[in-house]
């Protein structure tokens, strides 16, 4: 320096270009118990890495940077 992967909740992942970006865990609260644990409800918690640029409409596509991993010189 060049390919080629990925970056979305606290963690780990998901969302065909179209409803108000969701799901497990964990976190709070309440139910359950004497009391914990399991279990059950329901909350909280996103600047989708950062910027244009297409679209009626962008997590998704195009395109610069930044960050990680990788392989190549």
């Nucleotide at each position: 320096g060049g390919g080629c992967c990925g970056g979305u909740a606290g963690a780990u992942c998901a969302a065909u270009g179209g409803c108000u970006a969701g799901a497990u865990c964990g976190c709070u609260a309440c139910c359950c118990u004497c009391g914990c644990a399991c279990g059950g409800u329901a909350g909280a918690a996103g600047u989708u890495g950062c910027g244009g640029g297409u679209u009626c409409g962008a997590c998704u596509c195009c395109u610069g940077c930044c960050c990680g991993g990788u392989c190549c010189a």